[in-house]
Molecule: SAM riboswitch aptamer (S box leader)
RNA sequence: ACCUUAUCAAGAGUGGCAGAGGGAACGGCCCGAUGCAGCCCCGGCAACCUGCUUUGCAAGGUGCCAAAUCCGACGAGUUUGCUGGGCACAGAAGUGAUAUCCCUGUGCCCGUCCUUCGACAGAUGAGGA
Numbered sequence: 001a002c003c004u005u006a007u008c009a010a011g012a013g014u015g016g017c018a019g020a021g022g023g024a025a026c027g028g029c030c031c032g033a034u035g036c037a038g039c040c041c042c043g044g045c046a047a048c049c050u051g052c053u054u055u056g057c058a059a060g061g062u063g064c065c066a067a068a069u070c071c072g073a074c075g076a077g078u079u080u081g082c083u084g085g086g087c088a089c090a091g092a093a094g095u096g097a098u099a100u101c102c103c104u105g106u107g108c109c110c111g112u113c114c115u116u117c118g119a120c121a122g123a124u125g126a127g128g129a
Base pairs, nucleotide, nucleotide: 002128003127004126005125006124007123008122013042015040016039017038021031022030023029026072027071028070043065044064045063048061049060051057052056069121074118075117076116077114081112082111084110085109086108087107088106089105090104091103
């Protein structure tokens, strides 16, 4: 690196070294000189594996300690809205009479929106080859 499977809206950081990046990738939006990444000590969360006196405990092996896996991206779906777009119809205005645009209303379609569901991708554990 690959395959299978479970989980991923909860939870949990002080200090020292260091010195500009970080949040996987793309777009966004955030975090960061009131100190990023990384390393170290100590602490904590959790309960996957293991253990035990098994509705539990938390010693051992991992993991984790900004934001839902930070959000989106692909598909499906619901509701409300947009001073969004298009089409149709009606009205109003207007004219000597007609008529386009504009304005108003209704209907349909599309887009957008959404802590909706699924897929993809990813992370972690356990197992496998």